């Protein structure tokens, strides 16, 4: 690097050091940044594996076991501006505009409007 599952609008610095970029790629918009960006220390935040109580369902003669819920725990990991900062596909609601018109329709744009979906991150597991 590949696959397979979940998860992604919650959470978290007035702190040392560093010194100009940064927001994953590509375009496009927004935006943060010398009132200090990256990066690195340290602080924090956080229950995915882990660990422990404890409830529940089931299997079991018993020990025990399997599944689920929940409290605590920061051991592996992760994370710490903005929805994963938004949009790019596909469907569909709405706008406004063209066309057409009796009605229906059609067609462009555009929207932090739904739903999917593809990329991405991040965890577990796998070959």
């Nucleotide at each position: 690097a590949c696959c397979u599952u979940a998860u992604c609008g919650a959470g978290a610095g007035c702190g040392g050091c560093u010194g100009a970029g940064g927001g994953a790629a590509u375009a496009g918009g927004c935006c943060c940044g010398u009132u200090g960006a990256u990066g690195c220390c340290c602080g924090a935040c956080a229950a995915c594996c882990u660990g422990u109580a404890u409830c529940c369902a089931c299997c079991g003669g018993a020990a025990g076991g399997u599944g689920g819920g929940u409290g605590c725990a920061a051991g592996g990991u992760g994370c710490c501006a903005a929805a994963u900062c938004c949009u790019a596909c596909a469907g569909g609601a709405c706008a406004u505009g063209a066309c057409a018109g009796a009605g229906a329709g059609c067609c462009a744009u555009g929207u932090g409007c739904c739903u999917g979906a593809a990329a991405g991150a991040u965890a577990a597991g796998g070959a």